[in-house]
């Protein structure tokens, strides 16, 4: 330089183009306990950026950025 893959809660992962983007772990609060841990209940928290297509985009298309890989 060129081609391919990839980007979603703090972390690891889901989500046929369609109702309020879910789960686990973490964090916070509560129940329980003499206290802690465990267990149970609840809460907070995300679609990398800019355009396009569509009645509707996390999902499809284009460009950019970050990460990984192949070739040179």
């Nucleotide at each position: 330089g060129u081609c391919c893959c990839u980007a979603u809660a703090g972390u690891u992962c889901a989500a046929u183009g369609g109702a309020u983007a879910g789960a686990a772990c973490u964090g916070c609060g509560g129940u329980u306990u003499c206290c802690u841990a465990a267990a149970c209940c609840g809460c907070c928290a995300a679609u990398c950026c800019g355009g396009g297509u569509u009645c509707g985009a996390g999902u499809c298309c284009c460009g950019g950025u970050g990460g990984g890989g192949g070739c040179a």
Transfer RNA from Puniceicoccus vermicola, 72 nucleotides, folded computationally. Rfam family: tRNA. The family's RNA type in Rfam is transfer RNA. The prediction has a mean pLDDT of 81. NCBI's taxonomy places the organism under Bacteria, Opitutia, Puniceicoccales, Puniceicoccaceae, Puniceicoccus.